Context: one part of a larger RNA
RNA sequence: GAAUCAACGCUGGCGGCGUGCCUAAUACAUGCAAGUCGAACGCGAAAGCGGCCUUCGGGCCGCGAGUAGAGUGGCAGACGGGUGAGUAACGCGUGGGUGACCUACCUUCGAGUGGGGGACAACCUUCCGAAAGGGAGGCUAAUACCGCAUGACAUCCCGCCCUUGGACGGGCGGUGAUCAAAGCCGGGGAUCUUCGGACCCGGCGCUUGUUGACGGACCCGCGUCCGAUUAGCUUGUUGGUGGGGUAACGGCUCACCAAGGCGACGAUCGGUAGCCGGCCUUAGAGGGCGGACGGCCACACUGGGACUGAGACACGGCCCAGACUUCUACGGGAGGCAGCAGUAGGGAAUUGUUCGCAAUGGGCGAAAGCCUGACGACGCAACGCCGCGUGGAGGACGAAGACCUUCGGGUUGUAAACUCCUGUCGAGCGGGAAGAACUGCCCGCGGAUUAAUACCCCGCGGGUUUGACGGUACCGCUAGAGGAAGCCCCGGCUAACUCCGUGCCAGCAGCCGCGGUAAUACGGGGGGGGCAAGCGUUGUUC
Numbered sequence: 001g002a003a004u005c006a007a008c009g010c011u012g013g014c015g016g017c018g019u020g021c022c023u024a025a026u027a028c029a030u031g032c033a034a035g036u037c038g039a040a041c042g043c044g045a046a047a048g049c050g051g052c053c054u055u056c057g058g059g060c061c062g063c064g065a066g067u068a069g070a071g072u073g074g075c076a077g078a079c080g081g082g083u084g085a086g087u088a089a090c091g092c093g094u095g096g097g098u099g100a101c102c103u104a105c106c107u108u109c110g111a112g113u114g115g116g117g118g119a120c121a122a123c124c125u126u127c128c129g130a131a132a133g134g135g136a137g138g139c140u141a142a143u144a145c146c147g148c149a150u151g152a153c154a155u156c157c158c159g160c161c162c163u164u165g166g167a168c169g170g171g172c173g174g175u176g177a178u179c180a181a182a183g184c185c186g187g188g189g190a191u192c193u194u195c196g197g198a199c200c201c202g203g204c205g206c207u208u209g210u211u212g213a214c215g216g217a218c219c220c221g222c223g224u225c226c227g228a229u230u231a232g233c234u235u236g237u238u239g240g241u242g243g244g245g246u247a248a249c250g251g252c253u254c255a256c257c258a259a260g261g262c263g264a265c266g267a268u269c270g271g272u273a274g275c276c277g278g279c280c281u282u283a284g285a286g287g288g289c290g291g292a293c294g295g296c297c298a299c300a301c302u303g304g305g306a307c308u309g310a311g312a313c314a315c316g317g318c319c320c321a322g323a324c325u326u327c328u329a330c331g332g333g334a335g336g337c338a339g340c341a342g343u344a345g346g347g348a349a350u351u352g353u354u355c356g357c358a359a360u361g362g363g364c365g366a367a368a369g370c371c372u373g374a375c376g377a378c379g380c381a382a383c384g385c386c387g388c389g390u391g392g393a394g395g396a397c398g399a400a401g402a403c404c405u406u407c408g409g410g411u412u413g414u415a416a417a418c419u420c421c422u423g424u425c426g427a428g429c430g431g432g433a434a435g436a437a438c439u440g441c442c443c444g445c446g447g448a449u450u451a452a453u454a455c456c457c458c459g460c461g462g463g464u465u466u467g468a469c470g471g472u473a474c475c476g477c478u479a480g481a482g483g484a485a486g487c488c489c490c491g492g493c494u495a496a497c498u499c500c501g502u503g504c505c506a507g508c509a510g511c512c513g514c515g516g517u518a519a520u521a522c523g524g525g526g527g528g529g530g531c532a533a534g535c536g537u538u539g540u541u542c
Stems, first nucleotide, its partner, number of pairs: 001542004006538005013388006019381002021346001026344003030341003035075003040072002043069001048063006082299003091224008101216002106212001109209005114148001116146002123138006154178003157174006183204006191198002225271003232262003237259008274296004278289004301322005324335004352378001354377003360374001361372004391421004401412004425483001427478005435469001440464008486531005491512003497526005507514002
């Protein structure tokens, strides 16, 4: 000098864009942060209003409403969001491999979707419990569950061929063996009908293959901090055979066999640390850092475990153990902010218990839509960067005051006053956005499909609907220099000098060093220098 997730002191006008617990991965009150689908399924209120009856207690019916609601079922809760504890590791980075693999939703191209059965919630009855909750009996639906049929280019087995260093890869064949499924919605001319529908058409699903894409898994080369005052380490250890297990290779696991494997090219041990794109510095080489943003990893009170599922060993799921908090009728229960706000504590130090789903994105849904503390916004903080202003021009042979003085004067100083202007920001008044594209609905036209001019779908045109921010940005008008400058320094380094006070005192100080009676170095005044809504100090890095 540059930089900073900064803090502290003095000071502080405005705006834009960013950033904001670096410490206790400490403990958490409260609210919200993951739901959705009635076009999978069965059930199904109440308040209130109206009517009738009444023994005046109430009862019944209709609307409310097939609404609210819980339940079965599907998909999503493995994404998004947070944190950096652990990890020196194939964790990450980079380049490869899989002839050793998986992939829901989506996509390409095939085939199929036939016919049956038995339950369990909800609900009703009843029992236990303080509660959380649980037991028993009975009824019931389904795209829930279970058989049967059919069955391939799927899997297994057998045979042949191709590729290859090598088949567990690819292709072809087989009388072989094994495995499937579910319906829902809309429309409809003829035919049938028990008047429910069958049947036909379209859409969405479902099953089984195949293909791609997306996402993941495993393996390998190289790279990845300090310590030798850590020199030896290792028994599933190193390899083999066989069994098991996995999506898959593999000591991954187990039995048996062999005795290996690693290490001064630093094993092992100890310390420290999430890694990278990048960021800071620098002429570069290098050094330091890994906050915000993006990618990967790890974690979710601590430790362990599996279940479900395409995917988890799962932050707002389950089970066990532990610590802690909490309710209790003492028998037993409940909880997990390293989500967004917020609280206590720690600390030099880090914000609102705000608004909205209008936009972007995500989940579910045919859609309308619902949910979304992701996100979009607003708020707080000079924490940072950038921009703007605090006025402009004129104005003395130079006011007053202050300071210095060699007493002549000099400086502050065109500075002020005064005159003439301007109108940024701020104030008041008025106007007032873009961000909105969709989607949906209505009308019209065209196309595709079809038995069909229905329906559904596609395209075009017109109309209509949707804004948290926000009466914000921006624009115009009005008045008016009015409301807006400080901080540090002046001995040398280093730019800027004098007077007074003090007297090795009080004090200063980054280094050298100042102060003991004329201190340009302490304190104050005047003057000056630097930067400026900041200026200094401290910490840290180059």
Molecule: small-subunit ribosomal RNA, 5' domain
Organism: Acidobacteriota bacterium